[in-house]
Context: one part of a larger RNA
Molecule: large-subunit ribosomal RNA, domain VI
Organism: Planctomycetota bacterium
RNA sequence: UGUAGGAGGAUUGAGGAGACGUGACCCUAGUACGAGAGGAUUGGGUCGCACCGACCUCUGGUGUGCCGGUUAUCGCGCUAGCGGUAGCGCCGGGUAGCUAUGUCGGGACAGGAGAAACGCUGAAAGCAUAUAAGCGUGAAGCCAACUCCAAAACGAGUCCUCCCUAUCAGGCCCCUCGAAGACCACGAGGUAAUAGGCCGGACGUCGAGACGCCGUAAGGCGUGUAGCGGACCGGUACUAAUCGGCCGAUCGG
Numbered sequence: 001u002g003u004a005g006g007a008g009g010a011u012u013g014a015g016g017a018g019a020c021g022u023g024a025c026c027c028u029a030g031u032a033c034g035a036g037a038g039g040a041u042u043g044g045g046u047c048g049c050a051c052c053g054a055c056c057u058c059u060g061g062u063g064u065g066c067c068g069g070u071u072a073u074c075g076c077g078c079u080a081g082c083g084g085u086a087g088c089g090c091c092g093g094g095u096a097g098c099u100a101u102g103u104c105g106g107g108a109c110a111g112g113a114g115a116a117a118c119g120c121u122g123a124a125a126g127c128a129u130a131u132a133a134g135c136g137u138g139a140a141g142c143c144a145a146c147u148c149c150a151a152a153a154c155g156a157g158u159c160c161u162c163c164c165u166a167u168c169a170g171g172c173c174c175c176u177c178g179a180a181g182a183c184c185a186c187g188a189g190g191u192a193a194u195a196g197g198c199c200g201g202a203c204g205u206c207g208a209g210a211c212g213c214c215g216u217a218a219g220g221c222g223u224g225u226a227g228c229g230g231a232c233c234g235g236u237a238c239u240a241a242u243c244g245g246c247c248g249a250u251c252g253g
Base pairs, nucleotide, nucleotide: 001152005163006162007161008160009159010158011157015149016148017147018146021049022048023047024046025045026044027043033038051106052105053104054103055102059100060099061098062097066093067092068091069090070089071086072085073084074083075082076081111143112142117137118136119135120134170247171246172245173244174190175189176188177187178186194240195239196238197236198235199234200233201232203229204228205227210223211222212221213220214219
């Protein structure tokens, strides 16, 4: 932009893509078969491997705006307490998110047509013959079945509900944002829980500062399940989404 009025939702599936894996063991059964050695068809069950998809409860990784320890040096006048720099200075942990080596799931079942192959009925050819007419069985393969995309499927489909000579239905700009994202788009919102703040919780770190007590001191203990706090889960209008603007019908249906 189109889909012969304009919208908001919900859909059908022409067509396309993906996937289709494989092993071992147990029972049937030491059965059928076989002199024995050996050793099934079939049906049922269990556990793997590889691959694929999803996810983060668990196990781990990362986690440079979380917590703690610590070295050197500089600064805050000094002490104490903090801060800067040194690869996050180094080291020990670690929430969310993202992750695999972690967890869960998948290939199934049943169907149609049919390859090789095996048959039924059966003539030509009084017999025979799976074939000439006809009819069955039959593969990890084919078509469907399973998952996903999908009406630009220009044959542009279908259903529901709105709106109409008025700036309406609706959409956009702008703004607050997002497990959405290069931009755009998509999604949640714009007076409301969208984001921040604050409050509570979870979780992390690991026992703050100050004071007291003990110790010559380094240091230890108590007040104290302390202090601190990114992203997590809730709540709460304190702050910011203010106020506004634009598009939106005629070959008219």